[in-house]
RNA sequence: CCAAGGCGCCGGAUGACCGCGAUGGGCUCGUCCCAUCGAGGAAAGUCCGGGCACCACAGGGCGGAUCGCCAGGUAACGCCUGGGCGCGGGCGGCCUCACGGCCGAGCGCGACGGACAGUGCCACAGAGAACAGACCGCCGGCGGGUCACACCGCAGGCAAGGGUGAAACGGUGGGGUAAGAGCCCACCGCGCAUCCGGCAACGGAUGCGGCACGGCAAACCCCGGUCGGUGCAAGGCCAAAUAGGCGGCGAGAGACGGCCCGUCUCGAUCAAGACGCCGCGGGUAGGCUGCUGGAGCGCGCGGGUGACCGCGCGCCAAGAGAGAUGGUCAUCCCGGCCGCAAGGCCGGACAGAACCCGGCUUACAGGCGCCUGCGUGCA
Numbered sequence: 001c002c003a004a005g006g007c008g009c010c011g012g013a014u015g016a017c018c019g020c021g022a023u024g025g026g027c028u029c030g031u032c033c034c035a036u037c038g039a040g041g042a043a044a045g046u047c048c049g050g051g052c053a054c055c056a057c058a059g060g061g062c063g064g065a066u067c068g069c070c071a072g073g074u075a076a077c078g079c080c081u082g083g084g085c086g087c088g089g090g091c092g093g094c095c096u097c098a099c100g101g102c103c104g105a106g107c108g109c110g111a112c113g114g115a116c117a118g119u120g121c122c123a124c125a126g127a128g129a130a131c132a133g134a135c136c137g138c139c140g141g142c143g144g145g146u147c148a149c150a151c152c153g154c155a156g157g158c159a160a161g162g163g164u165g166a167a168a169c170g171g172u173g174g175g176g177u178a179a180g181a182g183c184c185c186a187c188c189g190c191g192c193a194u195c196c197g198g199c200a201a202c203g204g205a206u207g208c209g210g211c212a213c214g215g216c217a218a219a220c221c222c223c224g225g226u227c228g229g230u231g232c233a234a235g236g237c238c239a240a241a242u243a244g245g246c247g248g249c250g251a252g253a254g255a256c257g258g259c260c261c262g263u264c265u266c267g268a269u270c271a272a273g274a275c276g277c278c279g280c281g282g283g284u285a286g287g288c289u290g291c292u293g294g295a296g297c298g299c300g301c302g303g304g305u306g307a308c309c310g311c312g313c314g315c316c317a318a319g320a321g322a323g324a325u326g327g328u329c330a331u332c333c334c335g336g337c338c339g340c341a342a343g344g345c346c347g348g349a350c351a352g353a354a355c356c357c358g359g360c361u362u363a364c365a366g367g368c369g370c371c372u373g374c375g376u377g378c379a
Base pairs, nucleotide, nucleotide: 001375004372005371006370007369008368009367010366012332013331014330015329016328017327018326020038021037022036023035024034025033026032027030040350044361045360047359048358049357050356051355052231053230054229055228064227065226066225067224068223069083070082071081072080073079084112085110086109087108088107091104092103093102094101095100113222114221118220119219120216121215122214135162136161137158138157139156141154142153143152144151170188171187172186173185174184175183189211190209191208192207193206194205195204196203197202235289236288237287238286245280246279247278248277249276250275252266253265254264255263256262296315297314298313299312300311301310302309303308333348334347335346336345337344338343
């Protein structure tokens, strides 16, 4: 440099003016003034996992949901990291006349436990789809036929080749045979055993077996792990008015007189209810809290391949009424168009907190940076 990918970050800047919300302060209390602060990488979908809160809960079983290669990370996960295995499309190397095969590094994808525990399914096509099968075909024999073949028939042997299919009961090559066939042999595949490497998944080597074991568990099922419910409108505190609930109290009123005593008149004097007053208690409205200092953020150092972890220093950054977080102008930045030029015009995404956090997924104009293997060129 070319090409194949992967990962991370930013997501307009500054100033002026106008406007909105919160907190603190001020006084001349005005819906005034001053200061400070005021969305995101996804605040989104609410799909997973937790914190927190309340409710439920002896213990065990049945049932249900969900997860599923191995190791690690984490508060936890269905997430992340590393590794293994499989698949994919390219690239490079080797072998080959070719078809094709083998090997390698990096990349992408994988619900990736079990198919000899059992049950079930495998459309269409095809003769045959699982303890299979003979349509075309191959082979020799017998009979017919022919000069001889060809051809026809009969009973057999066979599965190489063709054909169907997503898949045909090991593959390639050689030997063998009437033709064939793991019938025999080599290699590959598969299965079993032993040894070696690895924490493990798994890999490698050697030997044995002539092949017995098709696919599907995102079919039932089996095995193993995990799992109580509801969500901040959780929950806690304070607490009107009105109406219920519970409890207690209720005999005096009027006139004379400045007031008390006193005198006079009227009413009650059994209980309950009603009525009145007071108190208590629960709930509602309303207020306060939960509420944002946390598995926090930034920088540095250290450990680890990595996810991540540890230590040190610094920082505090929305907290609501489910309601605020915006606009205009100027200069600059980026992109496009026009123009010889000066410059002019247009555009700058997706979206928007409401208890908090970790993930995943989805949306996103434009820009920046880094990493990996092969190849090529230059130094």
Predicted 3D model of a 379-nucleotide RNA (Bacterial RNase P class A) from a Gemmatimonadaceae bacterium. Rfam family: Bacterial RNase P class A. About the family: Ribonuclease P (RNase P) is a ubiquitous endoribonuclease, found in archaea, bacteria and eukarya as well as chloroplasts and mitochondria. The family's RNA type in Rfam is ribozyme. A source record names the gene rnpB. Of the family's consensus pairs, 94% are formed in the model. The RNAcentral record of the sequence draws on ENA. NCBI's taxonomy places the organism under Bacteria, Gemmatimonadota, Gemmatimonadia, Gemmatimonadales, Gemmatimonadaceae.